[in-house]
Context: one part of a larger RNA
Order: sequence, then structure tokens, then C1' cells
RNA sequence: CUGGGCGUAAAGAGUACGUAGGUGGUUAAAUCAGUCGGAUGUGAAAGCCCCAGGCUUAACUUGGGAAUUGCAUUCGAUACUGUUUGACUAGAGUACAGUAGAGAGAAGCGGAAUUCCUAGUGUAGCGGUGAAAUGCGUAGAUAUUAGGAAGAACACCAGUGGCGAAGGCGGCUUCUUGGAUUGAUACUGACACUGAGGUACGAAAGCGUGGGGAGCAAACAGGAUUAGAUACCCUGGUAGUCCACGCCGUAAACGAUGUCAACUAGGUGUUGGGAUGGUUAAUCGUCUCAUUGCCGCAGCUAACGCAUUAAGUUGACCGCCUGGGGAGUACGGUCGCAAGAUUAAAACUC
Repeated sequence: CUGGGCGUAAAGAGUACGUAGGUGGUUAAAUCAGUCGGAUGUGAAAGCCCCAGGCUUAACUUGGGAAUUGCAUUCGAUACUGUUUGACUAGAGUACAGUAGAGAGAAGCGGAAUUCCUAGUGUAGCGGUGAAAUGCGUAGAUAUUAGGAAGAACACCAGUGGCGAAGGCGGCUUCUUGGAUUGAUACUGACACUGAGGUACGAAAGCGUGGGGAGCAAACAGGAUUAGAUACCCUGGUAGUCCACGCCGUAAACGAUGUCAACUAGGUGUUGGGAUGGUUAAUCGUCUCAUUGCCGCAGCUAACGCAUUAAGUUGACCGCCUGGGGAGUACGGUCGCAAGAUUAAAACUC
């Protein structure tokens, strides 16, 4: 190389866009590069293989043949692939009219709760736990009433509901803006799929500068528990959590399942459209497209299970795996302010 794999055994990159490359719908003609066939030349000899001969035989050796699967030239074949030219509309896209939505960014606004402040009422407790204590309170707490301030998050609606490539997105209003889906016609005419490098986005934590700081809360302090208790429980509490800008680039970034396309029984919910029938309507039924769940046949699977949202049957392209440990480590490179990330071994050992 051939070969076998990647839901859970090792293995799908966190996600997308996209360069090179790989692959690519229907049809006609041309060409003959790939492909297939013939011929000629060459493919040294020896050796290997076959036949025959010579040493008494064998090894050895002599002669002949075959083989040398290759290369070059030339003559043909034209189905498929390629190339060139022309055409098509089933893939893809555009226009038009609707629809749904926590999709994104910015600005403004709202109510409940919490904490704090001020004032009133009021008096000895409050708080917390398995039980307590630390803590708060006669300098008047807790409770309650009124007023004010601040920051953060948006109860109910809420739903294996919706939207988004993923991360993720949830109070209300406005502005700007991306995508999806349905319908019927018109248009473009393969414009497509994948995608090494590359680029962009990317939870939380963390970092830099400047703000902000109600609640919560690593670290830390105290009280308990305990043989001990650097914990679990309690009282406090700083970074942080929030905002702006800039980094970081990782997660059980999970459906542990790469993207795209085609095909292969059904049943039953759900969301958004469309058509149609019963019907005045409410509403009910049938069909259909897209979404999201459950059950289940064939098939697949080591089993569990998957099963038109495949882990079934196939095709295209990419990524990745090759015993455990050493190790996702060392060294070197690249990136980063750092933390570290990424790429990535070996000795040795079982």
C1' cells in the first nucleotide's frame, strides 16, 4: 500500500464560512487524453520455468523454447471518464405574496423581591440548627407602616414548545438587522457537494484598563461537628459575578453519533404553513410541505439499542483511531500580558 474501524470498547475536529484539491444532473455533436485491442521495435547474457543432449548418475553443463506482465512508435475501437461546442430543467439560486419565532445589536421603560438609609408604631428578644454557638439587639433590633436609594435578575405565561451553525437566547416598547418556512407563477441554466491550509464565531472560569457593587460567594475569619475536620452545617466575608473596550480559545463544547444527497413498513402526539370536504360559524375530518418527540417492522448491532431526525442500504468529500501505563507529558515550533493553549515524541515498564 491493500485491509478494518470511529453512539457506549481506541477513534467525528466545539461550530460555521471558504481557498487549493477531490467529486459532480439530463441530452446531442466533435475529439480520442484516460480506457480497450492489433502490429512492429526494444526488453543483454547468465539465472528461474519447459524440452532435448553430454560427463556411469546427480550436482554441474550444452542447445532450443517460453517468460521478461515494461517502454516507444504506429494502426484501430468509442460504451464509460476527461476535454471542447451547443441545448435542457428534475439539483442549486433569484424575483413575488404570506407566516411563525427567548435569532442578533442598540436605546428607553416597568413591576415584584432583596439589601441599605430616614421617619413613625412598638418592646425584648431576633437569627440559626439535628442540637447549639459564633453573630445582631435596650446606643431600641426582629416585626410592622410610610418615604427614599442602589444593583442584579425577570415569577405566572412555559410546553421532550420556539429560534439559532454551534456556543447559546426568556419582563415590555421602539429602531437597525440575519436566517427559516409555505404558496403559486416567472426567470437564471449545473451556477452544485465536500473542504487540507486559512478566516470568523465560540459557555464558564481567568487576565488587562476604567466603571459598578444589591444579592450570592472561591479565598479568608469565627462558631459547631469530630479521635482529628485544613470538609460537609452555621455566622460573617474579599476577588468574582454586572457594564464598556481588549485578550484568552478551552468544557461530559454530548445526540459522547462529521457534512451533503438518494432509497427503504407503519402507528401516534407536537409546532408553523398550504389545499380540500362536512359546516353560517365555532369546530371536526382527509391530504400535503417543513419542524420536533414517542412506539415499532425489515435490516443492522458484541449486546444495550438504532430504526424515514438510522447506528438500515448506497454514493461524494473531510477529520480521526491502531494494546495499557509513561503522556496529551518532555523537547522544539507557533500563539498568549500571564494562566496556559496548540502541535507532539522517546527511553523504560506490564
Molecule: small-subunit ribosomal RNA, central domain
Organism: uncultured prokaryote